Context: one part of a larger RNA
RNA sequence: GCCUGCGAGUUAAUCUUUGUGGCAAGGUUAAGGGAGUUACACCCGGAGCCGUAGCGAAAGCGAGUCUGAACAGGGCGUUCAGUCGCAAGGAUUAGACCCGAAACCAGGUGAGCUACCCAUGGCCAGGGUGAAACGAGUUUAAACGCUUGUGGAGGCCCGAACCUACUAAUGUUGCAAAAUUAGGGGAUGAGCUGUGGGUAGAGGUGAUAUGCCAAACGAACUUGGAGAUAGCUGGUUCUCCCCGAAAUAGCUUUAGGGCUAGCGCAAUGCGUUCAAUGCCGGAGGUAGAGCACUGAAUGGGCAAGGGGGCUUAUAGCUUACCGACCCCAAUCAAACUCCGAAUGCCGGUAUUCAAGAGCAUUGUAGUCGGACUACGUGAGAUGAGUUUCGUAGUCGAGAGGGAAACAGCCCAGAUCAUCAGCUAAGGUCCCUAAAUUCAAGCUAAGUGGGAAACGAUGUGGGGUUACUGCAACAACCAGGAGGUUUGCUCAGAAGCAGCCAUCCUUUAAAGAGUGCGUAACAGCUCACUGGUCAAGUGAUCCUGCGCGGAAAAUCCAACGGGGCUAAGCUUGGUACCGAAGCUAUGGGUUCCAGAUUAUUCUGGAGCGGUAGGGGAGCGUUCUGUUUGCUGUGAAGGUUGACUGUAAAGACAAUUGGAGCGGGCAGAAGUGAGAAUGCAGGC
Numbered sequence: 001g002c003c004u005g006c007g008a009g010u011u012a013a014u015c016u017u018u019g020u021g022g023c024a025a026g027g028u029u030a031a032g033g034g035a036g037u038u039a040c041a042c043c044c045g046g047a048g049c050c051g052u053a054g055c056g057a058a059a060g061c062g063a064g065u066c067u068g069a070a071c072a073g074g075g076c077g078u079u080c081a082g083u084c085g086c087a088a089g090g091a092u093u094a095g096a097c098c099c100g101a102a103a104c105c106a107g108g109u110g111a112g113c114u115a116c117c118c119a120u121g122g123c124c125a126g127g128g129u130g131a132a133a134c135g136a137g138u139u140u141a142a143a144c145g146c147u148u149g150u151g152g153a154g155g156c157c158c159g160a161a162c163c164u165a166c167u168a169a170u171g172u173u174g175c176a177a178a179a180u181u182a183g184g185g186g187a188u189g190a191g192c193u194g195u196g197g198g199u200a201g202a203g204g205u206g207a208u209a210u211g212c213c214a215a216a217c218g219a220a221c222u223u224g225g226a227g228a229u230a231g232c233u234g235g236u237u238c239u240c241c242c243c244g245a246a247a248u249a250g251c252u253u254u255a256g257g258g259c260u261a262g263c264g265c266a267a268u269g270c271g272u273u274c275a276a277u278g279c280c281g282g283a284g285g286u287a288g289a290g291c292a293c294u295g296a297a298u299g300g301g302c303a304a305g306g307g308g309g310c311u312u313a314u315a316g317c318u319u320a321c322c323g324a325c326c327c328c329a330a331u332c333a334a335a336c337u338c339c340g341a342a343u344g345c346c347g348g349u350a351u352u353c354a355a356g357a358g359c360a361u362u363g364u365a366g367u368c369g370g371a372c373u374a375c376g377u378g379a380g381a382u383g384a385g386u387u388u389c390g391u392a393g394u395c396g397a398g399a400g401g402g403a404a405a406c407a408g409c410c411c412a413g414a415u416c417a418u419c420a421g422c423u424a425a426g427g428u429c430c431c432u433a434a435a436u437u438c439a440a441g442c443u444a445a446g447u448g449g450g451a452a453a454c455g456a457u458g459u460g461g462g463g464u465u466a467c468u469g470c471a472a473c474a475a476c477c478a479g480g481a482g483g484u485u486u487g488c489u490c491a492g493a494a495g496c497a498g499c500c501a502u503c504c505u506u507u508a509a510a511g512a513g514u515g516c517g518u519a520a521c522a523g524c525u526c527a528c529u530g531g532u533c534a535a536g537u538g539a540u541c542c543u544g545c546g547c548g549g550a551a552a553a554u555c556c557a558a559c560g561g562g563g564c565u566a567a568g569c570u571u572g573g574u575a576c577c578g579a580a581g582c583u584a585u586g587g588g589u590u591c592c593a594g595a596u597u598a599u600u601c602u603g604g605a606g607c608g609g610u611a612g613g614g615g616a617g618c619g620u621u622c623u624g625u626u627u628g629c630u631g632u633g634a635a636g637g638u639u640g641a642c643u644g645u646a647a648a649g650a651c652a653a654u655u656g657g658a659g660c661g662g663g664c665a666g667a668a669g670u671g672a673g674a675a676u677g678c679a680g681g682c
Stems, first nucleotide, its partner, number of pairs: 001682006011094013026050003032044003054061002064076004097235002100232001104225006115199009124189001126158003129154001133150006162186003166183005201217001203213003210219001238617006248261005262367002264364007273357001275352008288339001289337002294333003298329004305322002307319004370395007378387002400411003415587004420583003426577003429562003435574001437573006448564001454548002458545010475532005481505003487499002511526001515524002588607008618671001620668010636655005642649002
């Protein structure tokens, strides 16, 4: 991992609701007893309980009573049938659907592992060093000392056994639940070790590592309390039919839990009350707008006042300073409003609508983590697949078609069947169903098929304006002069460093000079003019489609691909394709209505679905009753093209070798794929 088997809402008591049955102003027995059988049958037993009357704290009174001074008012009553079984839903108390803690407490068992201790034993090859002390010699006045010998100390040295565990590799389903190999450390000591004994869990022991106390010790193991508790996780077993949520509010030591409400389901009752739209009538202060208030804020005018300066000083003058109020112009505001919608909301009325609309009562669920999209706000960075609200939609709980793929986008809501038709979104060159469709334009960038500020004689359309056959624009030929090197400044300043001025003349025209250039001149050039040529040439604004801006990590990789100059974009038209939508034909089922009423027919509307509610069934084991099968072969197994809407049920063959079905009732240890489920097998 697979297969087979086992494996989870039970039982009891009480309360409550519904259905059904008995009796009924009554209903009913409990313990216990009697007789008795195949008896859960039958007969006693009325204690007790519920109901038939309530009110009051009570005495008590009583269709009333309590309060109260009250014959007042007010509260609760006076109307409404109960009770006992059976079945089902729900609640409470019990382990209460099942499995699951870490823990807590009590009684025991452990020191044959290990920690420390006690008693008593054992072990430490070999080699080295050579302390004290002592002897001898020498030295000294005597000592101290020196030399030499003896000696054999040491948590001394080297190094086996032994002990250890510093490093590395191997091993890591191992040789091994801690080892092996190669090195390392200690090795007469705080050494190692055998045996016997001691200390016990609220504890022991500990050269403290929270270490060790029998291979997991911040409190051992084991048995019991015990099915501890688990607002947590996982699991919870057959079928079909009808309906179908929520992820919100309030409160909560509450936030991943709960309670009540909201939203679901079922039953009963009411019967259009619901909803939409039209009309009529309302409340309101949003969007917008505005500045009349409250504030903010810009420029100008007028100007009180203030600052600076002067001054003969309490009186003045002055100022390129600031400047309230007021006036003009132009603004801003969620917590401003002289104004003020559209929607939405409320009421009335009419019409439409008949929907699993509305309302009420009762019983009983789930939900309280929501997600994205669009619009309106807040927070954030007018960031986020962010976050908080509101309104709507979809997903959640929704399949189908489209968007290449793609819960939340677009279209559209799947009762079943069909080798029939029409459409939606989206599409129609090929992949790939359907136009290589029609008409008019645009784009040249593969733009289409990713992106901004900004930049640009890309190109189409529209407007305004200037010049122009009295010759423009561009190009070419020629001129571009004189006073004058204007004046000033300067070393120099001659059109061209800088400052001031910027005239006059000759002219077709020519600036006291547009740029380059020189130390300064020179030189080149422009403005301006003539000629050649010849018909449009500039400036600016709005707009369509394009261009640049444009760099990312495996390789094309920013149309889904091929490929496309339309098979791209804009506008308009026609045809077709295209879904589980709609239609057609047939079937099933639910509800309603009408017929018929021995149960069928007709018509209409429905039938996606998680949590969840309701309804109807299938199958298993046993019991009662009834009816059957079986050695001429039961159950069980295997196979098969049969029947039923499903759970399932027949039949036949074969295997098997002794029991087993159908009908009607009843009772449950009643259905397996999941629980890191349990046991066995492979």
Record summary:
Predicted 3D model of a 682-nucleotide part of an RNA (large-subunit ribosomal RNA, domain II) from Pelolinea submarina. Model confidence (mean pLDDT): 85 of 100. Rfam family: Bacterial large subunit ribosomal RNA. Gene Ontology terms of the family: structural constituent of ribosome and ribosome.